[in-house]
RNA sequence: GGAGAGGCUCGGGUGGUCGCCGGGCUCCUCGGAGCCUGGAGGAAAGUCCGAACUCCCACGGACAGCAUGCUCGCUAACGGCGAGGCGCGGCGACGCGACGGAAAGUGCAGCAGAGAGUAGACCGCCGCGCACCUCCCGGGUGCGCGGUAAGGGUGAAAGGGUGCGGUAAGAGCGCACCGCUCCACCGGCGACGGUGUGAGGCACGGCAAACCCCAUGCGGAGCAAGACCAAAUAGGGGAGCGGUUCACGGGCCGUCCGUCCCGUCUUCGCGCGAGCGAGGCCAGCUCCCGGGUAGGUUGCUCGAGACCGGCGGCAACGCCGGUCCCAGAUGAAUGACCGCCGCUCCGCUUCGGCGGAGAACAGGAUUCGGCUUACACGGCCUCUCCGGCU
RNA sequence: UCCUCGGUAGCUCAACCGGUAGAGCGGGUGGCUGUUAACCACUAGGUUGUAGGUUCGAGUCCUGCCCGGGGAGCCA
Numbered sequence: 001g002g003a004g005a006g007g008c009u010c011g012g013g014u015g016g017u018c019g020c021c022g023g024g025c026u027c028c029u030c031g032g033a034g035c036c037u038g039g040a041g042g043a044a045a046g047u048c049c050g051a052a053c054u055c056c057c058a059c060g061g062a063c064a065g066c067a068u069g070c071u072c073g074c075u076a077a078c079g080g081c082g083a084g085g086c087g088c089g090g091c092g093a094c095g096c097g098a099c100g101g102a103a104a105g106u107g108c109a110g111c112a113g114a115g116a117g118u119a120g121a122c123c124g125c126c127g128c129g130c131a132c133c134u135c136c137c138g139g140g141u142g143c144g145c146g147g148u149a150a151g152g153g154u155g156a157a158a159g160g161g162u163g164c165g166g167u168a169a170g171a172g173c174g175c176a177c178c179g180c181u182c183c184a185c186c187g188g189c190g191a192c193g194g195u196g197u198g199a200g201g202c203a204c205g206g207c208a209a210a211c212c213c214c215a216u217g218c219g220g221a222g223c224a225a226g227a228c229c230a231a232a233u234a235g236g237g238g239a240g241c242g243g244u245u246c247a248c249g250g251g252c253c254g255u256c257c258g259u260c261c262c263g264u265c266u267u268c269g270c271g272c273g274a275g276c277g278a279g280g281c282c283a284g285c286u287c288c289c290g291g292g293u294a295g296g297u298u299g300c301u302c303g304a305g306a307c308c309g310g311c312g313g314c315a316a317c318g319c320c321g322g323u324c325c326c327a328g329a330u331g332a333a334u335g336a337c338c339g340c341c342g343c344u345c346c347g348c349u350u351c352g353g354c355g356g357a358g359a360a361c362a363g364g365a366u367u368c369g370g371c372u373u374a375c376a377c378g379g380c381c382u383c384u385c386c387g388g389c390u
Numbered sequence: 391u392c393c394u395c396g397g398u399a400g401c402u403c404a405a406c407c408g409g410u411a412g413a414g415c416g417g418g419u420g421g422c423u424g425u426u427a428a429c430c431a432c433u434a435g436g437u438u439g440u441a442g443g444u445u446c447g448a449g450u451c452c453u454g455c456c457c458g459g460g461g462a463g464c465c466a
Stems, first nucleotide, its partner, number of pairs: 001386009012341007020039008041361001045372002048370005053222004065218005070084005085099001086097004100213002105211002107207002122152002124148011160178006179202001180200003183196005226298004236289006247264005265280006305324008343358006391462007400415004409446001417433005439455005
């Protein structure tokens, strides 16, 4: 100098004018006015996880369903975070990993290929037999019967790899090394790692982001949760007043009414109960009671809180001390304009400057802890590789 | 706030339990006809919304993101 890796941070500053929302104080003609003060984010977003809080349900458990899935730790909790192990990628700094089980069962693998799952002789290689060709030895061709997984070929994948021996040709058939499984010992809390004159010739192919099995976790709903106050209208219950004044059917007659009797239905009161007693119509007015809607209040912002310092821990994080109060509005406020300064780019330059352009993603709605996604111009720290010079 | 479904050719839709992405309409070319329509033959057209992953192989399975549709909430 070039190319990268990891982490942190910033998200323009300042002044003026006019406005918006909340709170406090003062004045007031109770309509408001004045002054002071506070007013979006690192993601407020997506609503993907985990909780707080609230209501419903609830003795406990199981099935189903869903989620998670190496180990240890952190945490209120988590599918998050930290550290570590193993695997993969990168020369490296470092990054990524849904990373339990395929020796419990079921299933899948198109095409190609001889054969695709306790496999398979198409070519080849080897042996034997027969026939034919050739000048004998021998060789070649074809057919048949066997052997063979070393070689070729197919495929994503063909049942350990390399070498030597061995064999008719071959083969863990035998041996050495590598790999694998099991065992023992050592190190580690553990995942796991290391070692072996150890045991075994090798059994157990792939897919579980196929069904499934194993382990662990999960009751449901969500601030429009929930609580309180409570119009108008309609409807429910009760009391009183008033009026054309007492359910239905029968005794009951030509008609109407009252009284009486019987049966049925029903309301209230009393009674343990059989039952007893009193009522029952019509529309309206007045008053009372309860539910509930609109609307209002609350939940609501002091909290697993922010900042600073110290201590413990590799870290996530925890503990201690100090300081601080930081939106709470409900169709929803935090805006607009101007000046100066700073940043980036372009043009001009008499190198003093001048002119022009630009500055992201996005905005609270019960609250926290995370994840994911979007993001202009920048700033800082640590590390890696390559090249040059000394 | 919560639940649920979908995105495939210009349009409307298929594609089994993962195995060469198709159909109808529409478009183009040719034929038929005096001409057009209809009809016949041939034909083009796809990053399966997007970025990754699992797998030999993904429209299909899994995860993130983008876009769109539908539904629920109060009282009786």
Annotation:
Model confidence (mean pLDDT): 76 of 100. Two RNAs folded together computationally: RNase P RNA and transfer RNA, 466 nucleotides in total. It holds a member of the Rfam family "Bacterial RNase P class A". By type it is a ribozyme.